RNAcentral holds the sequence, with entries from SILVA. Predicted 3D model of a 1432-nucleotide RNA (small-subunit ribosomal RNA) from Hausera hauseri. Its mean pLDDT, the model's own confidence on a scale to 100, is 81. Its Rfam family is "Bacterial small subunit ribosomal RNA". Rfam links the family to the GO terms ribosome and structural constituent of ribosome.

[in-house]
RNA sequence: AGAGUUUGAUCCUGGCUCAGAUUUAACGCUAGCGGUAUGCAUAACACAUGCAAGUUUAACAAUUGUUUAAUUGUAGCGUACGGGUGAGUAAUAUAUUGGAAUGUAAUUCAAAGAUUACAAUAACUUUUUGAAAAAAAAGGUAAUAUGUUUAUAAAUUCUUUUAAAUUAAUAUAAGAAAAAAGUGUUAAAUAUUUUAACACGCUUUGAAAACAGCCGAUACUAGAUUAGUUAGUUGGUAAGAUAAUAGCUUACCAAGACAAUGAUCUAUAGUUGUUCUGGAAGGAAGACCAACCACAUUGGGAUUGAAAAAAGGCCCAAACUCCUACGGGAGGCAGCAGUGAGGAAUAUUGGACAAUGAGCGAAAGCUUGAUCCAGCAAUACCGCGUGUGUGAUGAAGGUUUAACUACUGUAAAACACUUUUUUCUAGGAAUAAAAAAUAUUUGAUAUAUAAUGAAAACACUAGAAGAAUAAGUACCGGCUAAUUACGUGCCAGCAGCCGCGGUAAUACGUAAGGUGCGAGCGUUAAUCGGAAUUAUUGGGCGUAAAGAGUAUGUAGGCUGAAUAUUAAGAUAUUCAUAAAAUCCUUAUGCUCAACAUAAGGAAGUGAAUAUUACUAAUAUUCUAGAAUGUAAAGGGGGAGAAUAGAAUUCUACAAGUAGUAGUGAAAUGCACAGAUAUGUAGAGGAAUACCGAAAGCGAAAGCAAUUCUUCAAUUUACUAUUGACGCUAAAGUACGAAAGCGUGGGGAGCAAACAGGAUUAGAUACCCUGGUAGUCCACGCCCUAAACGAUGUUGAUUAACUAUUGGGUUUCUCAGUGGUGAAGCUAACGCAUUAAAUCAACCGCCUGGGGAGUACGAUCGCAAGAUUAAAACUCAAAGGAAUUGACGGGGACCCGCACAAGCGGUGGAUGAUGUGGAUUAAUUCGAUGCAACACGAAGAACCUUACCUACUUUUGACAAAAUAUAAGUGAUGUCCGAAAGGAAUAACGAAAAUUAUAUAACAGGUGCUGCAUGGCUGUCGUCAGCUCGUGUCGUGAGAUGUUUGGUUAAGUCCUGCAACGAGCGCAACCCUUUUUUUUAUUAUUCUACAUGAGAGAACUAUAAAAAUACAGCUAAUUAAAAUUAGAGGAAGGAAAGGAUGACGUCAAGUCAUCAUGGCCCUUAUAAGUAGGGCUUCACACGUCAUACAAUGGUUAAUACAAAACAAAAAAAUGUAAAAUUAACCUCAGUACGGAUUGUAUUCUGAAACUCGAAUACAUGAAGCAGGAAUCGCUAGUAAUCGUAAAUCAGAAUGUUACGGUGAAUACGUUCUCGGGUCUUGUACACACCGCCCGUCACACCAUGGAAAUAUGUUCUAUUAGAAAUAAAUUAAAAUAGAAUAUGUAACUAGGGUGAAGUCGUAACAAGGUAGCCGUAUCGGAAGGUGCGGCUG
Repeated sequence: AGAGUUUGAUCCUGGCUCAGAUUUAACGCUAGCGGUAUGCAUAACACAUGCAAGUUUAACAAUUGUUUAAUUGUAGCGUACGGGUGAGUAAUAUAUUGGAAUGUAAUUCAAAGAUUACAAUAACUUUUUGAAAAAAAAGGUAAUAUGUUUAUAAAUUCUUUUAAAUUAAUAUAAGAAAAAAGUGUUAAAUAUUUUAACACGCUUUGAAAACAGCCGAUACUAGAUUAGUUAGUUGGUAAGAUAAUAGCUUACCAAGACAAUGAUCUAUAGUUGUUCUGGAAGGAAGACCAACCACAUUGGGAUUGAAAAAAGGCCCAAACUCCUACGGGAGGCAGCAGUGAGGAAUAUUGGACAAUGAGCGAAAGCUUGAUCCAGCAAUACCGCGUGUGUGAUGAAGGUUUAACUACUGUAAAACACUUUUUUCUAGGAAUAAAAAAUAUUUGAUAUAUAAUGAAAACACUAGAAGAAUAAGUACCGGCUAAUUACGUGCCAGCAGCCGCGGUAAUACGUAAGGUGCGAGCGUUAAUCGGAAUUAUUGGGCGUAAAGAGUAUGUAGGCUGAAUAUUAAGAUAUUCAUAAAAUCCUUAUGCUCAACAUAAGGAAGUGAAUAUUACUAAUAUUCUAGAAUGUAAAGGGGGAGAAUAGAAUUCUACAAGUAGUAGUGAAAUGCACAGAUAUGUAGAGGAAUACCGAAAGCGAAAGCAAUUCUUCAAUUUACUAUUGACGCUAAAGUACGAAAGCGUGGGGAGCAAACAGGAUUAGAUACCCUGGUAGUCCACGCCCUAAACGAUGUUGAUUAACUAUUGGGUUUCUCAGUGGUGAAGCUAACGCAUUAAAUCAACCGCCUGGGGAGUACGAUCGCAAGAUUAAAACUCAAAGGAAUUGACGGGGACCCGCACAAGCGGUGGAUGAUGUGGAUUAAUUCGAUGCAACACGAAGAACCUUACCUACUUUUGACAAAAUAUAAGUGAUGUCCGAAAGGAAUAACGAAAAUUAUAUAACAGGUGCUGCAUGGCUGUCGUCAGCUCGUGUCGUGAGAUGUUUGGUUAAGUCCUGCAACGAGCGCAACCCUUUUUUUUAUUAUUCUACAUGAGAGAACUAUAAAAAUACAGCUAAUUAAAAUUAGAGGAAGGAAAGGAUGACGUCAAGUCAUCAUGGCCCUUAUAAGUAGGGCUUCACACGUCAUACAAUGGUUAAUACAAAACAAAAAAAUGUAAAAUUAACCUCAGUACGGAUUGUAUUCUGAAACUCGAAUACAUGAAGCAGGAAUCGCUAGUAAUCGUAAAUCAGAAUGUUACGGUGAAUACGUUCUCGGGUCUUGUACACACCGCCCGUCACACCAUGGAAAUAUGUUCUAUUAGAAAUAAAUUAAAAUAGAAUAUGUAACUAGGGUGAAGUCGUAACAAGGUAGCCGUAUCGGAAGGUGCGGCUG
């Protein structure tokens, strides 16, 4: 200090989550020791038992006892401290800082005093009552007890007088009132008692200290869905009460007091020093320790006392518990232990008064669950240890592996050493230099002697033994340090967020290894931080959440220039205070540390003094802000009144006849009862064409014919007047489109609802015909809009250019309205003197999405509804801008047998063939839109063959390698068998090969996964695209280049350009065809030679080598590229065809060509053999063949080809049909057509039944040109005709090649399909086969309403009323009513969540009717329609 998470990627906004620190913690696993701390956070729930407050005989009495003495009662002091808890309390609290009208037992100091006489009472004795607790009566005694009496007394209290200035204070004088208690020791004298001294005590008074009571100021949680509260209430007078002030109380008088600077009410809460966190500001908390407050089962009350409205006191009421003889009694752990209960959870019914402190006492001393110690708990913090060194053949084991190894790992073992800790033994402090006590002594005092340890078998020290007694836990996908194997297979499970798991999981479980921390580790809960995510420091509001619809204006906030004064803020200095502890710094003490001790410091508050720049206050001035005035100006600014013309509709009349209207097309509608169209006249309502515009006015909403009246605002010029009069603006007030509401008018057109007609699967819509509210007017409500510039108002500062409106001037300037743009700003888009720039003032608003602008409550409203405005629950996103794609029933341009124009087909028939389906023992498997279906298969009778049935084999049919034993091998014939196989015999051989048996590694698999893969292939598509380097632009994804204008078959080329170049594609290079030449080769032909089985030449063919075509030439167009026309040429604009297939897409196809990971089978999913099946058949589809005939068929005759094949180079050689010629057939299911069937044969082959082809004769189905729909083809093409080859024993209507004959048409790009480029919109990115809305149905969750009901709190009224008290009055309680809070609830409402439900398709593209906002209405639902508005 940051990180993860929205997207295909990017930037931003914004939430969620993580890493840190902390805790009175709890839970899981684990655990060696010590020190120091801490330990019921929940039920202020209930409590058994024990202890926690006594002490004094030197106050008194009695009893007992041998004595010291003990017990009981009276009396004194204490029990108001100490200890506990946090229920209540939002101020009778607390913190800080001040104040005046007070009190005080004990303590200290000072002054004065302590006289007299009586009367009771407890204890005790007797009697009585009672179960008990206890009570009553009689008798009877004492005091430092109680009551009465007496004396004295001021520096006490009260009253009065006088003085000085009224009070007050002070002083003087006079009067009145008020006190007490003794005890002990010693001495002396008496010996009953008295006196003196000392000690303790007593009375009155003053002072001090400390403590306590009271009164201010400031600070002190949340809610306005709590806005008014208050009646002793606020104040005054008088009196009372109190220690004291005061409505503290009472009487009377006044009507005040508090409150938006938040009263009252409600909820929550002890407050603080401090603690945790944070860089700080802050935020959260209030355990331990310390200060204060409050409380003691709940509520009320007084008594005693110096002090209490009293935790271990009293009285009463209530609830609860216990005892009881039922009459009545007893009790209060929020003291220490402990028990139950509650809870995730919190300790011993311990020791001691040794220390520190407290109470009593003259003192010894007694008491003390305060306290000091110990026990329990890893609860926290701190410290120590679990060994150290050497040790490689890198042991064994484990895990892993490309099977070599690698890791565990110097780790272990082994050797040497050490002993903190542990066990045992021995010793052993400090806390106590005590105070007291005793002795001596003094005025005070001093000196000496000397007792007392719970902790403690402690700490600590020494010695001995011995590596001996001591390591876990969480994690290892990213954030986040650390990886592999196996198991599992969207299962089991994990998960803080993102997310992992569907057969190769670094994410589950286990193991090995690793990483972190370590006597702990992890999880859960909670707080702060990170979070600048409430922003004072330190955020925002055009589009992300966010500017109120607009104006006015009160409080409040802010406010021009100058001078003087003051000194409130401010600044500086000084003083006081801020308890201690804590914190910081520096030291010191425990071996260190935690811990403890010492010293110093630490931002607050108050007071005093000083200063006067700024703010403020007061006073006096100024004119730049603001306002007024004068003179002009323009304007759909408002209100009222009057008037005008055009148009629609209606009515009347005329004239006239069959339609009109409407739509994509129709129909409903109107019309022969005369429409529509036409003309004339009239009625009525609403709105104002052209001008008209980026224009004007208004605060906004909004405002448009003309004229008049009236009101208001604005601008400019002049610089005359006032002299800061200003800006903003909670609350308030006014205005506020459309729709809607009320009353009364009005109603032409339009038009929610409604009706009908269409459309449609439906059509509660879009379209059409009608049509009512409404739209209009007056008055009154409503108060909302995408009320938008999605941009609050005001002031100041900051480049230019340009257009326009108004005024003055005519160079310019002021006020508006627009455009482009600099700096600057912005996430970007964009804004940019009309700021979204810079500075300032004030107001409003925002804080993740949904739930929800909803519920409840309140206010307003006639209603509709408006305003204000949550929570539970749920998600990890929602969102903005821009980018690249993809898509659009968006746009522009271009191309293609894409359409069109043509030719011929398919779809109908029969057959062939493939597929689906069905069937079957099996009908093996794969291919499934284009891009499967005469496809793998260039050829299933056996084989093939993978399938089925039956019979067989098991280291195997096949591969490689080894050992051991035995001996075997080939041919022929024989036996069993369907064959494979099995059995036996003869001959030959002894080297090798081969064979058999056994062993276990293995062989084998057309078994699974093409979604684990390689390779190969299809497809978009032979479409023209796909990219890179450098540079530049952009925060970035990305862009540019590759876009523009032309051109091309082409990202082909040219041109321009922040681009310049390059690569893969295009083209070319390659092959074939076409032309020519040369050479070679034979054959053919010819001869002007020649008659030799010669010569020469030419043509054709083949082969080889060359040439040719390039927009080269001419013309036109043009910037160029190039295009068009022409010439020549065998060929002309790519001459024709082929091969050649960019980056990529489809998890496209193939594990059955082959290869291959993983999984599976191993007497079987392997291997062999025979037979069967792949050839089935109601049916459906695809692809073909043959036809339906005369452009034909049949018969006969006759001509021409290429390629391939055959041994060798080629040629040569050998082989067509259509065509041509002749004849017949004459429109018929035929001399068309040939299916089907029968008979007889041929061929191949072990074999032709299932299941081949061919031949001859006979037979002679359907079919007469094919519905919707659909396919191919642009020239040597379609169509038509035959030929050959591969595979192959045989078996083409298929496939692949070959040639023969040989057309028609293309205006053109509107439409269909596909593709390319640019652009635009997008809520899509799995990319439109996308995304997505609402009802309904089901399950679950929380919430609202709700008759009613339960509980608590508060208030009012009426009763009732204990203790206390003279009474009034009051606590608990009862009745009635009200308010409020929390629950429950039949039923009900909407909301949320949920892989595969129903209905539609509203939104995103022009989303197929542009969408959205407000309002009204209608509809299963999304939604539709009307009116007005917005552009997002």